This is a predicted structure of a 74-nucleotide RNA (transfer RNA) from a Candidatus Parcubacteria bacterium. Its mean pLDDT, the model's own confidence on a scale to 100, is 83. Its Rfam family is "tRNA". Rfam classes the family as a transfer RNA.
């Protein structure tokens, strides 16, 4: 340098072009003598800029990050 995959809460996964959802981790509250389980509840996210569209997490480009493959040179 090419070529292909992926980029969504603090983690790890959802989501026919149409209200972004859960798990687990955090905070509160009830429950305990207390701590832990449990229960209820609360906050927390689309990598960045365009572009199509009435409408983008989703389709199109770019560029950033990640992995993988080939190519060069050492």
């Nucleotide at each position: 340098g090419g070529g292909c995959c992926u980029g969504u809460a603090g983690u790890u996964u959802a989501a026919c072009g149409g209200c972004a959802a859960a798990a687990c981790a955090c905070c509160a509250c009830a429950u305990u003598c207390g701590c832990a389980u449990u229960g209820u509840g609360g906050a927390a996210a689309u990598g960045u800029g365009g572009g199509u569209u009435c409408a983008a997490u989703u389709c199109c480009c770019a560029c950033c990050g990640g992995g993988u493959c080939c190519a060069c040179a050492a």